[in-house]
């Protein structure tokens, strides 16, 4: 795009079309084939006539009756219709359906000299004599029916028998003609074989004439069939062979006919890889879909063909049948039934039932069109021609139109301003398609028939009748439709589908990996444009969607139009048959091929143009095209065929070459094992390190001599050889391929190769050899968590070797073969030419290598040895597992091998490249990162901080580095998030609003755990004033509701902050150049550095963030400035106290200085780096602040901020109390120590930074101390903490759980602060635990550092072993970069 569809939602109309795709299941009822009386005999037997009989209405009337005949009966006649039956035609067409069929079914083009045709059309002759019979009917009988047997009459266009004519056979002659057999015709003779009347009209009526219809031969026509042949359209080769009437012939039957169609007999033939057989599926076809064509698909409507009619068979009749509504058998399967025995075939139209996802009235009509059957009138036609039923499908029309902003109402969003439905409503003015009702109202209908009339035929005719014409007559199922035309009145008419990309359209809530969606990707786990709704869009619209199915896109089967180095895919490897392609000249030919004519390719459909229904769809009419087949006539370049010739492909000859090229026999020498002997001893042997093993029975070692079995060192080379596996000591013999030279021979003899046949590494497999090493199996030692391995001692098979089999491999260049062409440079093998004294050079052939342009390629990369431009031929590929598997075959002695599927599963498997990252890959370098030290943890006690455990509660957070002396710079209450109680509810704290108040604050009582709660005393605000009062600012207390409040979750929704890699040297753009790109380049490379720090170098040139520099502090110096600071030199003192003085220190401002700047080497004349000098310092001088681009969904909603989501008499608040301090344990961080480099005691020197008024607090007093009094000085270069400790004198201790340690425990005290029981932090005296240097691991430190030694300060009432800071002493070690861990750069 499309459809015979189907579901789901939904639905006005009308036109055209379509409508059981499945059960070729099984069918009630109804219809769907009759017809002809002008073939025949019967049977009823209408209307009319006659006859009789009765006899109304009306008339007349003397009422007695007459008249009148209507209309009834009865008979007769009469034949119109009807009935079966006998004949004729037709039932073989029309309808239906597709089960079967791979076929001459079917398309399509031809044959028939091998045939048939009923009505129908033309010619030509004819229809004359006879005869018996038989249904119906009648009568008998039998049966339950269907139905049947018998007697008896009868007719015919039935039926038979003569005659004739033609015709067919079959001979005899002859004539023409053709593609074989043979055909067409002419005469003579023999044989068979024909008919039927029936109607009208006439008449001279036992007859006859005509005129129509029948009817009978013949010969053509036409129309229909039968057969025969060439082509053409299905899968499956896991179907490879297939046939006995089978192939063919001679006879014979048999057919309308030809033929193994059927028989007898003879002969072995037939058909198949150009796919026979077999199996599976299938009605073919014109067309129909789809495509741009080529093509794939498909075969329902319509129309040719075929087949089938319950299933199988089979005749018969007949012009045709092997017969849908005929017949016989025989089966199933329904039905009837008196059980004996019958009936019965919807794949006609309607309909039921079943199946099914699914397919329609048991409708009208023969009026139109066809048909059968008749002279006709007609009659019959479920064909047909209408109507219904279904949105099934196409195609048209409507559901309104125009104006309307306060942009209403409402919905829905929303930044709260608005925005959107949205001119959409509503109102206003209108229209009337199409609905309802209502009037009119067709076209489809003319044939034919009959009357009339007229031509004109036959006729003796003026009956009659055939044929034409022309008037008049009659017929509509649809249907009172279509149409027209008033009238009503926006009145009755709008849905589904989407909105995450693809792919047109976006928000809100809800939900919360649920519930759900999805065609691929994929969405849904608390902010879902993708689940549900909702608002709004978007698309189509009487429809819309979803499913199924076909083609397209798909060049993903590649004719047109495509691949195989590495994606799927070159056969291992050759020889070769069938195919397939083929060199140069000429000539004939004309199969291909090209071109012109002719035939055909039905209608329909397309397509064009016109016309018809208002339009369209649909119709009608004409045109055009049509691939293909065929038949003709030409053309002859190309292919083909014949024929000739030719040499350049190919071959052969002749001269020489190179080689691990096969194949068999012999010889050799080194090695390694084994045996003898000798010599001579304790290990050998093997590892990463060992043990198995072997050795005092003499191993190893080493010497001589033997045995045996395999490989053949050096030469040895991207050398050689050979198809390919593959070949490597020397000789010898056979024996293959190649190459050069020449150009004598032949003269296309080539290429490829489906099958086929051969070779074919290793392992294996048989049989019989050999076995020296070496070694699947197995054994044993290790090695490891384990070691059915990797190592190691041994070892069997096997490797050799002869015959046979296997037939495979990463059998690889992962690159089939063959020819030709298309830049170059340099090796290297064998040869040939040339030229040189010669090596050398140069030119060719064949091989084998590199590099390399054009070109090719996805890219890597190939590039005369092509993966480049061509040609021929083979092979093979079409996701990816399943799987090279299964099952079949063939093959093997087995092992296996060759061929080689599905089912079912995935949304990917892959190839090149590219960019990180990773590696027990590789290369350069870094860091206290290893190594070199020096001290530590880790053991012990205490101290902290964690985990776990335990409570009412032990609030919460960190969590590997990078959590754990961490948030905490300091939990008795408080803090306090934590729990128990006892309270409040507009709240402890903000805004607003209403009352009432005047504060507010101070003190104090009283209940109570305290919140609180009630009392009392004291104090009484500013303004304006009309002084009763008013307002206003501020506070209270009440009240109500807006709203406070949350350390309530979410660090995975956030800012902000931080933490790590890491102060690691890296991170990126900009333009340009490269690549299809995605990325590269720069930034890589050679140096050098602490550095992406410089240098050169380069398709790169620059530029950004980082690196380093600025900045702080420390070293030097200078300058300026000296009080509280200093004191040299004068005075003074106990003391720089104090005069003086500022040089010196020091204080704090501002400078100088250091830049690889100079010298020398070293490098690349470069950055640099080495050494030197000078300086207070030297190669960033030390140490500080500084932290690129990112990374760990890293830390923190408990610092603060915040989206969102919870709580609102509580998850919020106040309050006492308690907990955060708990304790079997486990782990991090620290502090004391285990002691003599130390402990004690005494004595004695040296700092630096810092605090200090709600503060440090001096002298001095008192206490052993902690501390207490005290209270000078100080808001600080002044005063105060403050004692510096280690040190150094000197005494002492002596090796020990001590005079080392100092937990614990006890008394007694001191401080703080409301309070130190839970739970501070000091002293005094008693006590004196563990520990004698710490397992396995593991930390820290490269110099003023480690180590060790005091000192201070935030936090703070107190509370320090923890933190940030000061300064004292003050080393050690570094060879170096194998290895651990991070780390950076290139690969």
């Nucleotide at each position: 795009g499309a459809c015979g569809a189907a579901c789901g939602c939904u639905g006005g109309c009308g036109g055209c079309a379509c409508g059981c795709c499945u059960a070729a299941u099984a069918c009630a009822u109804g219809c769907a084939a009759g017809u002809c009386g002008a073939g025949c005999g019967g049977g009823u037997g209408a209307a009319g006539c006659u006859u009789g009989c009765g006899g109304a209405a009306g008339c007349c009337u003397u009422c007695g009756g007459g008249u009148g005949g209507a209309c009834g009966c009865a008979a007769g006649u009469g034949g119109a219709a009807c009935c079966a039956g006998c004949g004729g035609c037709g039932g073989a067409c029309g309808g239906g359906u597709g089960a079967g069929u791979a076929a001459c079914a079917c398309g399509u083009a031809g044959g028939c000299a091998a045939c048939c045709u009923g009505c129908c059309u033309g010619u030509a002759a004819g229809a004359c004599c006879g005869g018996g019979a038989u249904a119906a009917c009648u009568c008998c009988g039998g049966g339950a029916a269907a139905c049947c047997g018998g007697g008896g009459c009868u007719a015919a266009u039935a039926c038979c028998g003569g005659a004739u004519a033609g015709g067919c056979u079959c001979u005899c002659a002859u004539g023409u003609c053709g593609c074989a057999u043979g055909g067409c015709g002419u005469g003579g003779g023999a044989g068979u074989u024909a008919a039927a009347g029936a109607u009208g009209g006439c008449u001279u009526u036992u007859g006859g004439c005509u005129a129509u219809c029948g009817c009978u031969u013949a010969c053509a026509g036409a129309u229909g069939g039968g057969c025969c042949u060439g082509c053409g359209g299905c899968g499956c080769a896991u179907u490879a062979g297939c046939u006995a009437g089978u192939u063919g012939g001679c006879g014979a039957g048999g057919u309308a006919a030809c033929g193994g169609c059927u028989c007898a007999c003879c002969a072995a033939g037939g058909c198949g890889a150009c796919g026979a057989u077999g199996c599976g599926u299938a009605g073919c076809c014109g067309g129909c879909c789809u495509g741009a064509g080529a093509g794939g698909g498909u075969g329902g409507u319509c129309g040719g063909c075929c087949a089938c009619a319950c299933u199988g068979g089979g005749a018969c009749u007949g012009a045709g049948a092997c017969a849908c509504g005929g017949c016989c058998c025989a089966g199933a399967c329904u039905c009837c039934u008196a059980c004996g025995g019958g009936a019965g075939g919807c794949a006609g139209c309607a309909g039921u039932a079943g199946g099914g996802a699914a397919u329609c009235u048991u409708c009208c009509g023969c009026a139109a069109u066809g048909g059968g059957c008749g002279c006709a009138a007609g009659c019959c036609u479920g064909a047909c021609g209408g109507a219904g039923c279904g949105a099934u499908g196409c195609c048209g029309c409507g559901u309104g139109a125009g104006c309307g902003a306060g942009g209403a109402a409402g919905g829905c969003c929303u930044u709260c301003g608005g925005g959107u439905c949205g001119u959409a409503a509503a109102g206003c003015u209108c229209u009337g398609u199409u609905g309802u009702c209502a009037g009119g109202g067709a076209a489809g209908a003319a044939c034919g028939g009959c009357u009339u009339g007229c031509g004109u035929g036959u006729g003796a005719a003026c009956a009659a009748u055939g044929c034409g014409c022309a008037a008049g007559u009659a017929u509509g199922a649809c249907g009172g439709u279509a149409c027209c035309u008033g009238a009503c009145g926006a009145g009755g008419a709008a849905g589904c589908c989407c909105c995450g990309g693809c792919u047109a359209a976006c928000u809100a809530c809800g939900u919360g990996c649920c519930a759900g969606c999805a065609g691929c990707c994929g969405c849904g786990g608390u902010a879902a444009u993708a689940c549900g709704u909702a608002g709004g869009g978007g698309g189509c619209g009487a429809g819309c969607g979803u499913u199924g199915u076909c083609c397209g896109g798909a060049a993903c089967c590649a004719c047109u139009g495509g691949g195989c180095g590495u994606a799927a895919a070159g056969g291992g490897c050759g020889c070769g048959u069938a195919g397939g392609c083929g060199g140069u000249c000429a000539g004939c030919u004309a199969a291909g091929u090209c071109u012109g004519g002719u035939g055909u390719c039905a209608a329909a459909g397309c397509c064009c143009a016109c016309g018809g229904c208002u339009u369209a769809a649909c119709c009608g009419u004409g045109g055009a095209g049509g691939g293909g087949c065929a038949c003709u006539g030409g053309a002859a370049a190309c292919u083909g065929g014949c024929u000739g010739a030719c040499u350049u492909g190919a071959g052969u000859g002749c001269a020489g070459g190179a080689g691990a090229g096969g194949g068999a026999a012999g010889c050799g020498g080194a090695a390694u094992u084994c045996c003898a002997c000798g010599u001579g001893u304790a290990g050998c042997g093997g590892u990463g390190a060992a043990a198995u093993g072997c050795g005092u029975a003499g191993a190893g070692a080493u010497g001589u001599g033997g045995a045996g079995g395999a490989a053949c060192a050096c030469c040895a080379g991207u050398g050689g050889c050979g198809a390919a596996g593959g070949c490597g000591g020397c000789u010898u013999c056979c024996u293959g391929g190649u190459c050069u030279g020449u150009c004598a021979c032949u003269g296309a003899c080539g290429c490829u190769g489906a099958g086929g046949c051969g070779c074919g590494a290793g392992a294996g497999c048989g049989u019989g050899g050999g076995g020296a090493g070496c070694g699947a199996a197995c054994a044993g030692g290790a090695u490891u968590a384990g070691a059915u391995a990797c190592c190691c001692u041994g070892g069997u098979a096997g490797u050799c070797c002869a015959c046979g089999c296997c037939g495979u491999a990463a059998a690889c260049g992962c690159u089939g073969a063959g020819u030709g062409c298309u830049a170059g440079g340099u090796g290297u093998u064998g040869g040939g030419g040339g030229u040189u004294c010669a090596u050398a050079c140069c030119c060719u052939c064949a091989g084998u290598g590199c590099u390399g342009a054009a070109g090719g390629u996805a890219a890597c990369c190939c590039a005369a040895u092509a993966a480049g431009c061509a040609c021929u031929c083979c092979g093979c590929c079409u996701g990816g597992g399943g799987a090279g598997u299964a099952c079949g075959g063939c093959c093997g002695c087995a092992a296996g091998g060759c061929u080689g599927a599905a089912a079912c599963u995935c949304a990917a498997a892959g190839g090149a490249a590219u960019u990180g990252a990773c590696g027990g890959g590789g290369g350069c370098c870094c860091g206290c990162a290893c190594a070199a030290g020096c001290g530590g943890u880790g053991g012990a006690g205490c101290a902290u901080g964690u985990g776990g455990u335990u409570u009412a509660a032990u609030u919460c957070g960190a969590a590997g580095c990078a959590a754990c002396g961490c948030g905490a710079a300091g939990a008795g209450c408080c803090u306090u998030a934590c729990c128990a109680g006892g309270g409040c509810u507009u709240g402890a704290c903000a805004u607003c609003c209403c009352u009432c108040u005047g504060c507010c604050g101070g003190g104090u009582c009283u209940a109570g755990a305290g919140a609180u709660a009630g009392g009392c005393c004291u104090u009484u605000c500013c303004c304006c004033u009309u002084u009763u009062g008013g307002g206003g600012a501020c506070g209270g207390a009440g009240g109500u509701g807006a709203c406070a409040g949350g350390u309530g979750g979410u660090g995975c929704a956030u800012g902000g902050u931080u933490g790590u890699c890491g102060u690691c040297a890296g991170c990126u753009c900009g333009u340009g150049u490269c690549g299809u790109g995605a990325g590269a380049u720069g930034u890589u490379g050679g140096g050098u550095u602490a550095a992406g720090u410089c240098c050169c170098g380069c398709a790169a040139c620059g530029a950004g963030c980082g690196c380093a520099a600025c900045c702080c502090u420390c070293g030097a110096c200078c300058u300026u400035a000296g009080u509280u600071g200093c004191c040299a030199g004068c005075a003074u003192u106990a003391a720089g106290u104090u005069g003086g003085g500022c040089a010196c220190u020091c204080u704090a401002a501002g400078g100088u200085g250091a830049c690889u700047g100079c010298c020398g080497g070293u490098g690349a004349c470069a950055a640099a780096c080495c050494g030197g000098a000078g300086g207070a310092a030297g190669g960033u001088g030390g140490g500080g602040a500084u932290g690129a681009c990112g990374u760990c969904a890293a830390a923190u909603c408990a610092u603060c901020a915040u989206g969102c989501c919870c709580c609102u008499u509580a998850u919020g608040u106040c309050c006492u109390g308690g907990g955060c301090u708990a304790c079997a344990c486990a782990c991090g961080u620290g502090c004391u120590a285990c002691a003599a480099u130390g402990g004690g005691c005494a004595g004695u020197a040296c700092a630096g930074a810092g605090g200090g008024u709600c503060g440090c607090g001096a002298a001095c007093c008192c206490g052993c101390g902690a501390g207490g009094g005290g209270g000078a000085g100080c808001c600080a270069a002044u005063c105060c903490c403050a004692a510096a400790a280690a040190g150094c004198u000197g005494c002492u201790c002596u090796c020990a759980g001590u005079u080392c340690g100092g937990a614990u425990u006890g008394c007694a005290g001191g401080c703080u602060g409301c309070a130190a029981c839970u739970c501070g932090c000091c002293u005094g005296c008693a006590u004196g635990a563990a520990g004698c240097c710490g397992g396995a691991a593991u930390c820290g430190c490269u110099a003023g550092u480690a180590a060790u030694c005091g000192c201070g300060g935030a936090u703070c009432a107190g509370c320090a072993u923890g933190c940030c800071g000061c300064g004292g002493u003050g080393a050690a070690u570094a060879c170096g970069u194998u290895c651990c861990c991070g780390g950076g750069c290139c690969u």
Annotation:
Model confidence (mean pLDDT): 85 of 100. Small-subunit ribosomal RNA from an uncultured bacterium, 1387 nucleotides, folded computationally. It matches the Rfam family "Bacterial small subunit ribosomal RNA".